[in-house]
Molecule: transfer RNA
Organism: Linnemannia elongata
């Protein structure tokens, strides 16, 4: 340089074009315990940027950005 993948809570991982974007862990609050943890129950918390197509885009196109990998 050139091809391919990837990008979604703090991390981890779902979601075949339409409902509030889901689970787990963390963090945070009650509870429960003498006191911590464990357990229970609640909150809080994300779709990489820029455009394009669509009535409607986390999902499709196009470029860019970062990582990974393969070729040269």
């Nucleotide at each position: 340089g050139c091809u391919g993948g990837c990008a979604u809570a703090g991390u981890a991982u779902a979601a075949u074009g339409g409902u509030u974007a889901g689970u787990a862990u963390a963090u945070c609050u009650c509870g429960u315990u003498g006191u911590g943890g464990c357990c229970g129950a609640g909150a809080c918390g994300a779709u990489c940027c820029u455009g394009g197509u669509u009535c409607g885009a986390u999902u499709c196109c196009a470029g860019g950005u970062a990582c990974c990998a393969g070729c040269a």